[in-house]
RNA sequence: GGGCCCAUAGCUCAGUCGGUCAGAGCUGCGGACUCAUAAUCCGUAGGUCCCAGGUUCGAGUCCUGGUGGGCCCA
Numbered sequence: 001g002g003g004c005c006c007a008u009a010g011c012u013c014a015g016u017c018g019g020u021c022a023g024a025g026c027u028g029c030g031g032a033c034u035c036a037u038a039a040u041c042c043g044u045a046g047g048u049c050c051c052a053g054g055u056u057c058g059a060g061u062c063c064u065g066g067u068g069g070g071c072c073c074a
Stems, first nucleotide, its partner, number of pairs: 001073007010026004019057001027045006050066005
């Protein structure tokens, strides 16, 4: 220098053919149970979907550029 992949909650991730769906598990908080703790159960909190543009009635999703990370080639 060139190519490919990834970026979504505090962590690990899902998200279909673009459509009111922004979710799961773990974690945190509150409660139930227990003599108490753990486990289990109930409730609850938590998001600039990496950034900036573009397309569209509508973008987490499509297009362009950028940033960061990983792999390969030279």
The RNA shown here (transfer RNA) has 74 nucleotides and comes from a Candidatus Omnitrophota bacterium. Its Rfam family is "tRNA". The family's RNA type in Rfam is transfer RNA. About the family: Transfer RNA (tRNA) molecules are approximately 80 nucleotides in length. The source organism's lineage runs through Bacteria, Pseudomonadati and Candidatus Omnitrophota.